[in-house]
Context: one part of a larger RNA
RNA sequence: CUGGGCGUAAAGCGUGCGCAGGCGGUUAUAUAAGACAGAUGUGAAAUCCCCGGGCUCAACCUGGGAACUGCAUUUGUGACUGUAUAGCUAGAGUACGGUAGAGGGGGAUGGAAUUCCGCGUGUAGCAGUGAAAUUCGUAGAUAUCAGGAGGAACACCAGUGGCGAAGGCGGCUUUCUGGACGAUAACUGACGCUGAGACGCGAAAGCGUGGGGAGCAAACAGGAUUAGAUACCCUGGUAGUCCACGCUGUAAACGAUGAGUGCUAGGUGUCGUGGGUAUUGACCCCCGCGGUGCCGUAGCUAACGCAUUAAGCACUCCGCCUGGGAAGUACGGUCGCAAGACUAAAACUC
Numbered sequence: 001c002u003g004g005g006c007g008u009a010a011a012g013c014g015u016g017c018g019c020a021g022g023c024g025g026u027u028a029u030a031u032a033a034g035a036c037a038g039a040u041g042u043g044a045a046a047u048c049c050c051c052g053g054g055c056u057c058a059a060c061c062u063g064g065g066a067a068c069u070g071c072a073u074u075u076g077u078g079a080c081u082g083u084a085u086a087g088c089u090a091g092a093g094u095a096c097g098g099u100a101g102a103g104g105g106g107g108a109u110g111g112a113a114u115u116c117c118g119c120g121u122g123u124a125g126c127a128g129u130g131a132a133a134u135u136c137g138u139a140g141a142u143a144u145c146a147g148g149a150g151g152a153a154c155a156c157c158a159g160u161g162g163c164g165a166a167g168g169c170g171g172c173u174u175u176c177u178g179g180a181c182g183a184u185a186a187c188u189g190a191c192g193c194u195g196a197g198a199c200g201c202g203a204a205a206g207c208g209u210g211g212g213g214a215g216c217a218a219a220c221a222g223g224a225u226u227a228g229a230u231a232c233c234c235u236g237g238u239a240g241u242c243c244a245c246g247c248u249g250u251a252a253a254c255g256a257u258g259a260g261u262g263c264u265a266g267g268u269g270u271c272g273u274g275g276g277u278a279u280u281g282a283c284c285c286c287c288g289c290g291g292u293g294c295c296g297u298a299g300c301u302a303a304c305g306c307a308u309u310a311a312g313c314a315c316u317c318c319g320c321c322u323g324g325g326a327a328g329u330a331c332g333g334u335c336g337c338a339a340g341a342c343u344a345a346a347a348c349u350c
Base pairs, nucleotide, nucleotide: 003322004321005320006319007304008303012318014201015200016199021194022193023192025088026087027086028085029084030083031082033081034080035077036076037075038074039073040072041071042070049065050064051063052062053061054060091191092188093187094186095184098181099180103177104176105175106174107173109171110154115149116148117147120144121143125136162169163168206247207246208245209244210243211242215241216240220236221235222234223233258317259316260315261314262313263312266295267294268293269292270291271290272289273288274287275286276285299306300305323350324349325348332343333342334341335340
């Protein structure tokens, strides 16, 4: 170097963007670097292989042949790869005019509810549980009426509905802004795919500085339960949860399924959109494109199951695995304020 794999057995980087690299549509011409064919030279001897010979055989020794799959030079071929030139439009992109959407950032604003504050009405309980107690309440609670303050989250609509690369995104309105899709087929003319490093984004918790703090609630305290109860249950309650800026960079970051392209029966639901038919009914029916679900044939799979959204049939590129434990640990290095993250063994043992 070569093999077999990666949904659940070990194994898809959390996710994107992208330099290098790898791979790359179609036509013609040229070239001849790769490639292919021939020739020449060389490829020491021994070894290996084949046919013989010699030690009584064998090992061993020995003669001849083949081979040494390589390298160099040269002649030729032009299908394929490369290179150069000139084109093409099916990939990719642009344009025109449309559509849907919790996609993202900023601002403004609304109602319900909880809590608190002060006033009124009103009186003995309230709260809580399996049952209780701690707690709250005659200094007037709970309940009720109108008022005020403040923070956080947005019931119904709501949907295997939508959008986003992923994390994720949900009151209403305004502003700035990214992407997607269908239609036309006007324009560019391979501009493409993947992507080691690098760079960006990245739930929750956590950290730094400054705010904010209604509810909830690690820690903590008390009450119960219990043999005990550093818990489950109850009453309280601080960080935190919220905002701004910065850091951290991890998750069962899951579809436990990398990205792209092509091909391979169908049936049924739903979202967006275009066309046809039919009309006036928010429709219905038929065909297409793009998403998102369910079922199922072939095929695949150890089975479960997957099945045009593949785990089927192929190709391109990247990542990863190689018995269990020790261990995602030690050491070293890089990053971080820290917590720690990333990279990553061995002895020993089964």
RNAcentral holds the full RNA, with entries from ENA. This is a predicted structure of a 350-nucleotide part of an RNA (small-subunit ribosomal RNA, central domain) from an uncultured bacterium. The coordinates come from a structure-prediction model, not an experiment, and the mean pLDDT is 87.